[in-house]
RNA sequence: AGCACGGAGAGUUUGAUCCUGGCUCAGGAUGAACGCUGGCGGCGUGCCUAACACAUGCAAGUCGAACGGGGGUAGCAAUACUCCAGUGGCGCACGGGUGAGUAACACGUAGCUAACCUGCCUCAAAGUGUGGGAUAACGUCUCGAAAGGGAUGCUAAUACCGCAUAAGCUCACAGGAUGUAGAGGGAUGUGAGAAAAGGCGAAAGCCGCUUUGAGAGGGGGCUGCGGCCCAUCAGGUAGUUGGUAGGGUAAAGGCCUACCAAGCCGACGACGGGUAGGGGGCCUGAGAGGGUGGACCCCCACACUGGGACUGAGAGACGGCCCAGACUCCUACGGGAGGCAGCAGUGAGGAAUAUUGGUCAAUGGGCGCAAGCCUGAACCAGCGACGCCGCGUGGACGAAGAAGGUUUUCGGAUCGUAAAGUCCUUUUCUGCGUGAAGAGGAAGGACAGUAGCGCAGGAAUAAGUCUCGGCUAACUACGUGCCAGCAGCCGCGGUAAAACGUAGGAGACAAGCGUUAUCCGGAGUUACUGGGCGUAAAGGGCGUGCAGGCGGCCUGAUAAGUCUAUUGUGAAAGCUCCCUGGCUAAACCGGGAGAGGUCAGUAGAUACUGUCGGGCUAGAGGACGGUAGAGGCGGGUGGAAUUCCGGGUGUAGUGGUAAAAUGCGUAGAUAUCCGGAGGAACACCAGAGGCGAAGGCGACCCGCUAGGCCGUACCUGACGCUAAGACGCGACAGCAUGGGGAGCGAACGGGAUUAGAAACCCCGGUAGUCCAUGCCGUAAACGAUGCCAGCUAGACGUUCUGACUCCGAAAGGGGUGGGGGUGUCGAAGCCAACGCGAUAAGCUGGCCGCCUGGGGAGUACGGUCGCAAGGCUAAAACUCAAAGGAAUUGACGGGGGCCCGCACAAGCAGCGGAGCGUGUGGUUUAAUUCGAGGCUACACGAAGAACCUUACCUGGGUUAGACAUCACGGUGGUAGUGAACCGAAAGGGGAACGACCUACGGGAGCCGUGACAGGUGCUGCAUGGCUGUCGUCAGCUCGUGUCGUGAGAUGUUCGGUUGAGUCCGCAAACGAGCGCAACCCCUGCCGUUAGUUACAAGUGUCUAACGGGACUGCCCGUGAGAAACGGGAGGAAGGUGGGGAUGACGUCAAGUCAGCAUGGCCUUUAUAUCCAGGGCUACACACACGCUACAAUGGGCGGUACAAUGGGUCGCGAAGCCGCGAGGCGGAGCCAAUCCUGAAAGCCGUUCGUAGUUCGGAUUGCAGGCUGCAACUCGCCUGCAUGAAGCCGGAGUUGCUAGUAACCGCGCGUCAGCCAUAGUGCGGUGAAUACGUUCCCGGGCCUUGUACACACCGCCCGUCACGUCAUGGGAGCUGGUCACGCCUGAAGUCGGGAAGCUAACCGCGAGGGGGCUACCGCCGAGGGCAGGGCCGGUGACUGGGACGAAGUCGUAACAAGGUAGCUGUACCGGAAGGUGCGGCUGGAUCACCUCCUUU
Repeated sequence: AGCACGGAGAGUUUGAUCCUGGCUCAGGAUGAACGCUGGCGGCGUGCCUAACACAUGCAAGUCGAACGGGGGUAGCAAUACUCCAGUGGCGCACGGGUGAGUAACACGUAGCUAACCUGCCUCAAAGUGUGGGAUAACGUCUCGAAAGGGAUGCUAAUACCGCAUAAGCUCACAGGAUGUAGAGGGAUGUGAGAAAAGGCGAAAGCCGCUUUGAGAGGGGGCUGCGGCCCAUCAGGUAGUUGGUAGGGUAAAGGCCUACCAAGCCGACGACGGGUAGGGGGCCUGAGAGGGUGGACCCCCACACUGGGACUGAGAGACGGCCCAGACUCCUACGGGAGGCAGCAGUGAGGAAUAUUGGUCAAUGGGCGCAAGCCUGAACCAGCGACGCCGCGUGGACGAAGAAGGUUUUCGGAUCGUAAAGUCCUUUUCUGCGUGAAGAGGAAGGACAGUAGCGCAGGAAUAAGUCUCGGCUAACUACGUGCCAGCAGCCGCGGUAAAACGUAGGAGACAAGCGUUAUCCGGAGUUACUGGGCGUAAAGGGCGUGCAGGCGGCCUGAUAAGUCUAUUGUGAAAGCUCCCUGGCUAAACCGGGAGAGGUCAGUAGAUACUGUCGGGCUAGAGGACGGUAGAGGCGGGUGGAAUUCCGGGUGUAGUGGUAAAAUGCGUAGAUAUCCGGAGGAACACCAGAGGCGAAGGCGACCCGCUAGGCCGUACCUGACGCUAAGACGCGACAGCAUGGGGAGCGAACGGGAUUAGAAACCCCGGUAGUCCAUGCCGUAAACGAUGCCAGCUAGACGUUCUGACUCCGAAAGGGGUGGGGGUGUCGAAGCCAACGCGAUAAGCUGGCCGCCUGGGGAGUACGGUCGCAAGGCUAAAACUCAAAGGAAUUGACGGGGGCCCGCACAAGCAGCGGAGCGUGUGGUUUAAUUCGAGGCUACACGAAGAACCUUACCUGGGUUAGACAUCACGGUGGUAGUGAACCGAAAGGGGAACGACCUACGGGAGCCGUGACAGGUGCUGCAUGGCUGUCGUCAGCUCGUGUCGUGAGAUGUUCGGUUGAGUCCGCAAACGAGCGCAACCCCUGCCGUUAGUUACAAGUGUCUAACGGGACUGCCCGUGAGAAACGGGAGGAAGGUGGGGAUGACGUCAAGUCAGCAUGGCCUUUAUAUCCAGGGCUACACACACGCUACAAUGGGCGGUACAAUGGGUCGCGAAGCCGCGAGGCGGAGCCAAUCCUGAAAGCCGUUCGUAGUUCGGAUUGCAGGCUGCAACUCGCCUGCAUGAAGCCGGAGUUGCUAGUAACCGCGCGUCAGCCAUAGUGCGGUGAAUACGUUCCCGGGCCUUGUACACACCGCCCGUCACGUCAUGGGAGCUGGUCACGCCUGAAGUCGGGAAGCUAACCGCGAGGGGGCUACCGCCGAGGGCAGGGCCGGUGACUGGGACGAAGUCGUAACAAGGUAGCUGUACCGGAAGGUGCGGCUGGAUCACCUCCUUU
């Protein structure tokens, strides 16, 4: 330089953030299964479960050229051909199946075999001579149901046996070379030993046979290394380990036997348990890894279960034998037969896996000289979308964007060029025809009339599945209403659901698509690559130290590690897809190349590591000289104080608490003095100080003893660091034995507190606390920070030590730099942040310990330690979608600081009691319409319910409607008015009267029909608008910049100041916006202008328009030369002059669908509409807002004075007259500064005299007036009469800070009238008090803690009760598995075998040799007996645990959580828990001390 390869994240903890951390998803894969669907072809693939049981058929035979014999055919026969049981040979140990067992030299890989075997095949050498005796078949007899035998007689061989021969072979002996670590092999000599079979052919010859050597291929044995889990399996082992001798085998070997020795294996994991065939490979992954071992290939193991041998070259033999067992079948009951984990097939099991097919044509195997026979190996076909690959279901044109569906804001949008329609094609399909390769020299093809090819026909025969809230691509409508349902996680569904169901549409994939299961990935979430441990899970309580791991400087050797080169091997298939070929292409198949090992051999290199050797001194240790210290142990001594005892003085209390009481005390306490006893702890010194490894250590003296530090640089010469196990130490509590016991003090008793008080407080008080000895072995045993070493800025303290120097006579003091310890701040750096920062949590190295989501649980079981309490070690089921850390913003605190407000306090008047009015609750009712609900509902919507209003109830009517628009049709005495009559009315009825515009067509009106109207029906939690409240509180934000990973902070904090985020100063901020203030209105002073009205004029009190005036402007003081504050002057007014309007960002899903508007839903002869009557006015009661009172500051009577705001033509209404009065008659004046409207308290006088009254006026009766269609339910007013409760109001609670409260009247709105005492205005009279901010309430700012964020009305703990689930213990019951002991013991090998039997050889014979059998012995499967180990199932009862909707009891924790919490231990208690002792800060607050930073 080129080429190739190559790693993606998301959701979910929070109000938000960063981190930690788990859960979940997107990808790929499968021998799959299930749901829906399904056109074709090619290539593959198909019992993963019961190594469960199997009917039936087939899967191993062949050779007549080894042999005797039998049958058949042809022939007259000889003979030929052919078939066959038997003897004999070869094969049956291959091929095919399965994965049970096996954790092993079983497998893989690399080696060894001087410790071995090998039929058939190949090559080479030498032979094949001569004899013998049997036996099956067969014949005869015979037993048995059968299977199957027995006796006897005959016979052959390539069956069996003897002898001969021996190239070579084997054995023994001999000697010398060669080789080995040591054994070996070969050559030579001598001696001994062992062979054979024939068949066919006319023959040649071929096929065999025997011995030997070599080869090829196959096998046996041995070894190094590699590959599962559990240590809750830690010790195992008796043929065990080795030796000697023997046996056995093809062969080494305790493989087996006897004897001898006592070894051998093990934390580098023996032994035991669980699981599992191993590999090539396959899946996944960037890789490293992880998972897996189906099909194909290699190896192993097994063949109903267990044992055994036989035959053989080879077997401990799938389709052989023997025995035992279980099971099945046959049986004449005597006895027999069987083994599909071969191919099909059946049953069973299961979510689930195929045909009782064809052929030996090919490939291969067995036998045979061969022809050939056999072959469920194999090749084919069949079934299954089970997988991979390919093809198709049509193509082009086609807008009136058809119909139809869906939706709609009614315009449209969309399905959609989609369809129809026109033209075209024929893969596929159907029919017909032709028709292979695979076959070799010829014939012979299961597949197959298949593939292919040709012709014809006709768009014909062919699309589904899942999804559409986020992750994640795709949205609407309807239905449903926390139901039905969905869901992988988060989560959807409680009336507008893109999340359920359906539809339309859309997205994805496609003959498939989804789901489930499993594996890898994502997951750096076990971290080798590649993680962590101060607070998130995680440093062992501390030390000593064996093994192990790691190891300073120089040098030599070696070459194990390491590196290089090369050789061998890593089968094939597979992989890579690099080259290439064959099926049209692909999948698939073939050829080549490459890759693949922690492998082995050889040669080389020597830096580093290792090993061996030599040296060094910087690590480490020693020596010597100093030095500080509560280091440890033992003994002794001392004083202060508490308590007790004795005595004295002395008298009524004392003690204790928030307050009390129990207790003590007249039998003399407390107090006080003297004396004595006893135990425990050591004030001051004392310090963040010192010492120790940690726990821990504190009076003084003596003794014994450990460690550190400084100095010198004399010695040793890497002697070091760490440290699993191990060993030791280890606060407090606790245990044992014996002492001791003053104070304190679990438990306990009593007194208080309290709803209770098993507590906090008080009075007592036992263990204990103390000593000795022995246990225990745990703590927030903490710096929550393992040890060692090196490196990396500074500053300031403190302690120990030594050096130099200055001052000083000295004591001593100052300064500079060194080492050790201990603190604070801080640079770089690190950290999620907080923080750490030479005493690291920085940068590195070494070693150890520990962590892997929360709960269950530091629990159960097991083991081990302990006297016990208990400690150490340490799970699982089940369950959750989190649990956490740090920091942020809020909110909150019985946290803190500062500051406001009629918040308290100080005052005045009230409310709460009475009667009445009104509202509400409740109750009642046919209805008592509806809404409003702490503050912020309740004289609120109501600024006017007798009818109306009116929405409610009862009853009676109407149905296109009481009201709007449109379309169509109709209508001329039409629309409209409307008498009689019926009716409660609405309504019905209809005599009679009777229109309008017109460009003359008709409009308008009316009637009918249809679209529609109507609804105070629902939803204020679908909304608009408006409103309440915090609050007229001073706040709420933004831009840019800066800081922080970020939420966010800064600004807005701080120091002052203000009513105010008002202003000033400072300041990483600088500015700005909404609020504050000001601008607006009314009012107070003045001026100007105008003057209707007022008034006699004039004038300007007045009216209403404009303007002035006040700004901390001036002075003094305080303050920071600030802002500002205090005071003063002037002024009508002074620091916002008074009042109003004005309400920031937001909060309360606050209020209102009934004011109005409005989405959706509901209703349509009714939930609409009309009418009459009733109701909203009910009444045991409760609350709220008021009125009037309870009286003398008053009531009554008489006289008398002074307002303002307002309202008025369907109106206000004067004078005058009538009436006691309400009121009536009347009508002047007034469209209003013109007319209409008594002010009252007050003042003057008089009376009443403390009385339920001359107070008070409720209630009731009678008589009237007014409004109105109408006052019965249900109006107001007047007069007369009546005269109730009530004598100042419990707990509690409201308003108000000045023209205010209080008291007094007047007006107005609504309105016919009025239940108005309400509401809203107006004026009149006119106070008191505020020391002050401790407390109550509300609010603002800063800060702090927090486990709260629905935000303290928060969160949350434990018992109890109920339900569900899993689990521990448990008298036991029961099953599996494992080995041991004893008894019995089949088959069978081996050993014995004196009895029986016996062809071959020897012998003339008798007999011998040899063989066989019975029988005996060892071993031995199985069975029996007994005890045991391990693992399950089940179990009355019992223990805790998890989860569950609103259950019960308390309130433990989170804020100082109301007694700070937590902790180890001990005791106690319904429960959380309480208390004692010791410890921790992961405690708030205040004060003090100390240090640091800055000046």
Molecule: small-subunit ribosomal RNA
Organism: Pseudomonadota bacterium